[in-house]
RNA sequence: GCCUCAGUGGCUUAGCCCGGUAGAGCGGUUGACUCGUAAUCAACAGAUCGGGGGUUCAACUCCCCUCUGGGGCU
Numbered sequence: 001g002c003c004u005c006a007g008u009g010g011c012u013u014a015g016c017c018c019g020g021u022a023g024a025g026c027g028g029u030u031g032a033c034u035c036g037u038a039a040u041c042a043a044c045a046g047a048u049c050g051g052g053g054g055u056u057c058a059a060c061u062c063c064c065c066u067c068u069g070g071g072g073c074u
Base pairs, nucleotide, nucleotide: 001073002072003071004070005069006068007067010026011025012024013023020057028044029043030042031041032040050066051065052064053063054062
C1' cells in the first nucleotide's frame, strides 16, 4: 500500500443483506417480599447506533470520505 471483518445504553450484544417508533441479557435506581441480607417479583432511568457528508418523505440499515481495533496479502 491492497483486501476483509468489527465499532449500537456502564458491560455483552440483536437489528443492517431486503430503509419505516433501536430491542434483549447483565448491571443501576425505586418499590414489594424478608427480622435483615441474598434470591425472586414489579416499575423506572439509561444508546441522536465511532465521526463527517450525501441520497430519500424517512437512514443503525444504502452511497462517499474518515477514525479506531482484529485478520489476511504484498

The RNA shown here (transfer RNA) has 74 nucleotides and comes from Candidatus Terrarchaeum hikurangii. The coordinates come from a structure-prediction model, not an experiment, and the mean pLDDT is 84. The organism belongs to Candidatus Terrarchaeum, within Archaea. Rfam family: tRNA. It is annotated as a transfer RNA.